[in-house]
RNA sequence: UCGUGCUAGACGGGGAGGUAGCGGUGCCCUGCACCCGCAAUCCGCUAUAGCGGGGUUGAAUCCCCGCCCGAGGCUUCCGUCCUGUGGGGCCUGCCCAGCGCAAGCGGCGACGAAGACUUGGUCCCGCGCAACGUGAACUCACGAACCCCGCCAGGCCCGGAAGGGAGCAACGGUAAAUGAGCCCUCGCGUGUGCCGCGGGGCAACCUGGUUGGAGCUGGCUACGGUGGUAACGCCCGGAGGCGGUUGUCGAAGGUGGGUGCACGA
Numbered sequence: 001u002c003g004u005g006c007u008a009g010a011c012g013g014g015g016a017g018g019u020a021g022c023g024g025u026g027c028c029c030u031g032c033a034c035c036c037g038c039a040a041u042c043c044g045c046u047a048u049a050g051c052g053g054g055g056u057u058g059a060a061u062c063c064c065c066g067c068c069c070g071a072g073g074c075u076u077c078c079g080u081c082c083u084g085u086g087g088g089g090c091c092u093g094c095c096c097a098g099c100g101c102a103a104g105c106g107g108c109g110a111c112g113a114a115g116a117c118u119u120g121g122u123c124c125c126g127c128g129c130a131a132c133g134u135g136a137a138c139u140c141a142c143g144a145a146c147c148c149c150g151c152c153a154g155g156c157c158c159g160g161a162a163g164g165g166a167g168c169a170a171c172g173g174u175a176a177a178u179g180a181g182c183c184c185u186c187g188c189g190u191g192u193g194c195c196g197c198g199g200g201g202c203a204a205c206c207u208g209g210u211u212g213g214a215g216c217u218g219g220c221u222a223c224g225g226u227g228g229u230a231a232c233g234c235c236c237g238g239a240g241g242c243g244g245u246u247g248u249c250g251a252a253g254g255u256g257g258g259u260g261c262a263c264g265a
Base pairs, nucleotide, nucleotide: 001265002264003263004262005261006260009057010056011055012030013029014028015027020046021045022044023043024042034054035053036052037051038050063258064257065256066255067254068253072249073248074247077244078243079242081241082240083239085237086236087235088234091233093232095228096227097226099224100223103221104220105219106217107216108215115211116210117209118208120206121205122204123200124199125198126197127196128195129193130192131190132189133188134187135186136185138181139180140179141178148173149172150171156165157164158163
């Protein structure tokens, strides 16, 4: 050096979780990699840390170690970022309601502002007139078996007679009552009146006048207060996402190195 037969090893690994710890089952990453049995109020172990059984390969592409790169997981801190969530109200914005001011815009004003004086009205009292209503009065009609009137047939009474008397019905009239009318008269009343007269009141408003001679007003904005609200903004806390950052573990891949035993030639 070659050949043959073996052995250690290998035939997947990792993260989080869980556990006193380790490994596995379940989840995730890597990416393709023997088989069977066991297992989450779990299974098997104990620093040589899955156990039991079977199979293949085997000293190198394959096993072991270092380095590089690095999927992915966990983690620290940060954020003019996003989405939920709890709280605040002297954080001021937004929003709502008052107040003040009069800078801007507007409205009124030389066809005369503010101010001053004043007439009348709105208010109260009295009176009148009118309107309406009601009652009375008035007019007409009707209106009493007898207890109203007139005239009283018949009948009745007195009388010798002449004559006289009371008197029902009918007829005529009338009282109370009833009904209608009501121009005029009187009384009373009023949710009445572009009515009138007198008196009072006159704070405020309206209206007119005189004076005066340039302001008045506060609708919108601005500004300054006050109160409310908490949807939004803002502030504080916490959660998740995203981005950055710190630490940690780290698959796959790349690269450098390392690793037997026996026999024969």
The RNA shown here (Bacterial large signal recognition particle RNA) has 265 nucleotides and comes from a Bacillota bacterium.
Model confidence (mean pLDDT): 76 of 100.
Rfam family: Bacterial large signal recognition particle RNA. About the family: The signal recognition particle (SRP) is a universally conserved ribonucleoprotein involved in the co-translational targeting of proteins to membranes. The literature on the family includes a 2002 paper in Nucleic Acids Res by Regalia et al., "Prediction of signal recognition particle RNA genes".
Of the family's consensus pairs, 92% are formed in the model.